[in-house]
């Protein structure tokens, strides 16, 4: 010294679905969004949740078990927010060499 890993941080990309409907109430006054209380429909790529095959077990039983699969508990459906992964680029632990 230290590639590739891992953790953290910046930077950039980053899908899907109703700017739903009805009531209030805020604004000078409209409209619009955020608020509040109803009412349905829809997404999955925060976070949760359940599973196969290796494996373990002399046999059953058990152990063990992942996902961008599934569920939708939370979360989300105009913008802005999130955003799983993917690149860089810094710091960090550390091992083959």
């Nucleotide at each position: 010294u230290g590639a590739c890993a891992c953790c953290g941080a910046g930077c950039g990309g980053g899908a899907g679905a109703g700017a739903c409907c009805c009531g209030g109430g805020g604004c000078a006054g409209c409209a619009c969004g955020a608020c509040c209380g109803g009412g349905c429909g829809c997404c999955g790529a925060a976070g949760g949740a359940g599973c196969a095959a290796a494996u373990c077990c002399c046999u059953u039983c058990c152990c063990g078990g992942a996902a961008c699969c599934u569920c939708u508990c939370a979360g989300g459906c105009a913008c802005c927010a999130g955003g799983a992964c993917c690149g860089c680029u810094c710091g960090g632990u550390a091992c083959a060499g």
Model confidence (mean pLDDT): 77 of 100. A computed fold for a 97-nucleotide RNA from Pseudonocardia autotrophica, annotated as Glycine riboswitch aptamer. Its Rfam family is "Glycine riboswitch aptamer". Its family is annotated with glycine biosynthetic process in the Gene Ontology. The sequence is in RNAcentral, with records from Rfam. Taxonomically the source falls in Pseudonocardia (Bacteria, Actinomycetota, Actinomycetes, Pseudonocardiales).